This is a predicted structure of an 85-nucleotide RNA (c-di-GMP-I riboswitch aptamer) from Alicyclobacillus acidiphilus NBRC 100859. Its mean pLDDT, the model's own confidence on a scale to 100, is 87. Rfam family: c-di-GMP-I riboswitch aptamer. Rfam links the family to the GO term cyclic-di-GMP binding. Of the family's consensus pairs, 95% are formed in the model. It was read from a public genome assembly, where an Rfam model found it.
[in-house]
């Protein structure tokens, strides 16, 4: 550099739910809380999957559509802490 791995050290992040804000929603940020994580670190290029103000369409009930949202859904880039080959 590459690769395995979490048993051992140091450590790290935080799911569900709660309260608070923001937001049309999905869901996000602070707080508290811990189900888990060896990349549960950053990154929306793909694929997925979630919302639908707006817009179309339709008597209405409703559909359909990301510009919008998920990195703790999957791949992929980048980038790292111990041991081990």
């Nucleotide at each position: 550099u590459c690769u395995g791995g979490a048993a051992a050290a140091u450590g790290g992040c935080a799911a569900a739910c709660u309260c608070g804000u923001u937001g049309a929603a999905a869901a996000a940020c602070g707080a508290g809380g811990a189900c888990g994580c060896a990349a549960a670190g950053u990154c929306a290029c793909a694929g997925g999957u979630c919302u639908a103000c707006a817009a179309u369409g339709g008597a209405a009930a409703c559909a359909u559509u990301a510009u919008g949202a998920c990195g703790g859904c999957u791949g992929g880039a980048c980038u790292a802490c111990c041991c081990g080959g």